[in-house]
RNA sequence: CCAGAUGGCUAGGUGAUCGCGGAAUGAAAAUUUCGAGGAAAGUCCGGGCUCCAUGGAGACAAGGUGCCGGAUAACAUCCGGUGAGAGCGAUCUUAAGGAUAGUGCCACAGAAAGCAAACCGCCAGCUUAGCUUUGGCUAAAAUGGUAAGGGUGAAAGGGUGCGGUAAGAGCGCACCGCUUUGUUGGUAACAACAAAGGCAUGGUAAACCCCACCUGGAGCAAAACCAAAUAGGGAUGACAACUGGCAGGUCUUUGUGCCGUCAUCCGGGUCGGUUGCAUGAGGUGUCUGGCAACAGGCGCCCUAGAUGAAUGAUCGCCUCUCUUGGGCAACCAAGAUGACAGAACCCGGCUUAUCGGCCAUCUGGUAUU
Numbered sequence: 001c002c003a004g005a006u007g008g009c010u011a012g013g014u015g016a017u018c019g020c021g022g023a024a025u026g027a028a029a030a031u032u033u034c035g036a037g038g039a040a041a042g043u044c045c046g047g048g049c050u051c052c053a054u055g056g057a058g059a060c061a062a063g064g065u066g067c068c069g070g071a072u073a074a075c076a077u078c079c080g081g082u083g084a085g086a087g088c089g090a091u092c093u094u095a096a097g098g099a100u101a102g103u104g105c106c107a108c109a110g111a112a113a114g115c116a117a118a119c120c121g122c123c124a125g126c127u128u129a130g131c132u133u134u135g136g137c138u139a140a141a142a143u144g145g146u147a148a149g150g151g152u153g154a155a156a157g158g159g160u161g162c163g164g165u166a167a168g169a170g171c172g173c174a175c176c177g178c179u180u181u182g183u184u185g186g187u188a189a190c191a192a193c194a195a196a197g198g199c200a201u202g203g204u205a206a207a208c209c210c211c212a213c214c215u216g217g218a219g220c221a222a223a224a225c226c227a228a229a230u231a232g233g234g235a236u237g238a239c240a241a242c243u244g245g246c247a248g249g250u251c252u253u254u255g256u257g258c259c260g261u262c263a264u265c266c267g268g269g270u271c272g273g274u275u276g277c278a279u280g281a282g283g284u285g286u287c288u289g290g291c292a293a294c295a296g297g298c299g300c301c302c303u304a305g306a307u308g309a310a311u312g313a314u315c316g317c318c319u320c321u322c323u324u325g326g327g328c329a330a331c332c333a334a335g336a337u338g339a340c341a342g343a344a345c346c347c348g349g350c351u352u353a354u355c356g357g358c359c360a361u362c363u364g365g366u367a368u369u
Base pairs, nucleotide, nucleotide: 001365002364003363004362005361006360007359008358009357010356012318013317014316015315016314017313018312020035021034022033023032024031025030037340041351042350044349045348046347047346048345049219050218051217052216055254056253057252058251059250060249062215063214064213065212066211067081068080069079070078071077082096083094084093085092086091097210098209102208103207104204105203106202119150120149121146122145123144124143127140128139129138130137131136158176159175160174161173162172163171177199178197179196180195181194182193183192184191185190223275224274225273226272233266234265235264236263237262238261239260244259245258246257247256282301283300284299285298286297287296288295289294320338321336322335323334324333325332326331
């Protein structure tokens, strides 16, 4: 200097004039102060909170999660580690339990895709024909052996090499792989080593399923209060009737509460105001513990709360970026539809969109010293 990887910060600044919403002070006028994001988006997870009177135990159903350990209020999040895969590497991805409980599937091609198989081929010997240097060679048909070579395929019954064989084959051997057992290290997932064994009962569970663990529902349009008004409305059907019925999937059991339960139709009133609504699993500095996520101690801070919906408009200067012109360059001048995009109960995440700028650490390459 070029190319890349990981993490973090930011998302223009400043002055003036006018305007809007909250809070505090004030009798009022007014003054002071605060006022939209890194994703506010998606509504994909998890909760806080609110309401639905419902508790305990067990079984089934439905749904969710799925390597190990930890963090957290919790999670499919995060941190650390292990296995597998990609990359020269820094790093990244991971839907990563079980195929010997069972069922299903593996199209086409191919001889054959679950109990095997022989398309081309290789070898043997019998018969026939030809040649012959009388050793044998070539061809054809039937029989037998073979799965090393070739072909098909995503995948063809371990791989490579040596020996052996009529030709071959774990047939034998060496190494690798696999199975079983043991030792060592580790909390564990796992890793390493050793011994024995010629050893293959393929793949697929992001197919059904099995195993382990977890799980009430609805949601701020939740809900609470006030005011006002009406009709404390009516009809039909089914079931039940205290040995009963109902009570957040079903059933059993044990308790508790209530007194009918369920369905359909007609009709009336209010669609107003206040609260919920911003002090929190809050932010931030530092110390301690921890590899880290994070936890604790001490100190400091209060940072939107609207309700047809505020947080803005104009002007000047500066800055970043881009375009055009000039210039060797530094730079000068002019200009600009300047990314994605707007809080509405809150928080921890994930995912998606995006103009730029800055910082730190690491990897590969090139050149010089």
A computed fold for a 369-nucleotide RNA from Robiginitomaculum sp., annotated as Bacterial RNase P class A.
The prediction has a mean pLDDT of 76.